[in-house]
RNA sequence: GCCGGGGUGGUGUAACUGGUAGCCACGCAAGACUUAAAAUCUUGUGACUGCAUAAGUCGUGCGGGUUCGAGUCCCGCCCCCGGCA
Numbered sequence: 001g002c003c004g005g006g007g008u009g010g011u012g013u014a015a016c017u018g019g020u021a022g023c024c025a026c027g028c029a030a031g032a033c034u035u036a037a038a039a040u041c042u043u044g045u046g047a048c049u050g051c052a053u054a055a056g057u058c059g060u061g062c063g064g065g066u067u068c069g070a071g072u073c074c075c076g077c078c079c080c081c082g083g084c085a
Base pairs, nucleotide, nucleotide: 001084002083003082004081005080006079007078010026011025012024019068027045028044029043030042031041032040046058047057048056049055061077062076063075064074065073
């Protein structure tokens, strides 16, 4: 340099044919249980503004494009993995 695969919460992953982003697991927090802890069970858990469990804004590597609508399609760039030279 060329080809292929990938980049989504704190982590690993899901998201159907473009149609409410966050499924499932782990982790974390609070509670139950326990003498205490572990295990187990229950509830909660993206960020920001906010007194707030009100309301709002933003968010799928970065920047553009297409579209009524993009994690998904197109273009450029960055990074990771594999292959070829």
About this RNA: Predicted 3D model of an 85-nucleotide RNA (transfer RNA) from Candidatus Portnoybacteria bacterium RBG_13_40_8. Its Rfam family is "tRNA". It is annotated as a transfer RNA. Gene Ontology term of the family: triplet codon-amino acid adaptor activity. Lineage of the source: Bacteria > Bacteria candidate phyla > Candidatus Portnoyibacteriota. RNAcentral records the identical sequence in 2 taxa.